RNAcentral holds the sequence, with entries from Rfam. This is a predicted structure of a 121-nucleotide RNA (FMN riboswitch aptamer (RFN element)) from Rarobacter incanus. Taxonomically the source falls in Rarobacter (Bacteria, Actinomycetota, Actinomycetes, Rarobacteraceae). Its mean pLDDT, the model's own confidence on a scale to 100, is 76. Its Rfam family is "FMN riboswitch aptamer (RFN element)". Gene Ontology term of the family: FMN binding.

RNA sequence: AAGUGCUCUGGGGUCGGUGAAAGUCCGAACCGGCGGUGAAAGCCCGCGACCCGCGCGCCCGCGCGGUUGACUCGGUGGAAUUCCGAGGCCGACGGUGAGAGUCCGGAUGGUAAGAGCGCAC
Numbered sequence: 001a002a003g004u005g006c007u008c009u010g011g012g013g014u015c016g017g018u019g020a021a022a023g024u025c026c027g028a029a030c031c032g033g034c035g036g037u038g039a040a041a042g043c044c045c046g047c048g049a050c051c052c053g054c055g056c057g058c059c060c061g062c063g064c065g066g067u068u069g070a071c072u073c074g075g076u077g078g079a080a081u082u083c084c085g086a087g088g089c090c091g092a093c094g095g096u097g098a099g100a101g102u103c104c105g106g107a108u109g110g111u112a113a114g115a116g117c118g119c120a121c
Stems, first nucleotide, its partner, number of pairs: 007114001014028004029102002031091002033047004042089002051066006071087005093105003
């Protein structure tokens, strides 16, 4: 390294407005998984979740492939789209008395990843 099975596995709606009705609209608010990177990252490079296709006859499940959001300026420095300052931006699917990153649901699920066990060299 391969293998194996076990464990773990993210956060966030408060106040006001309109309305018959809104945690969904409007004004303000709040949140940020995992690995990497010359230095600490939601928006640099990747991974994962959701969704789609194909294959294993079907279901289940697994494998392969695809799709998949968003940043600038200034400062410090040897080095930072990661720090500091300022101003921005982004956020699956289904549901809903009315449109959802924040409510409910699939999900007591799944995956990345982390840690461990153990074997070989």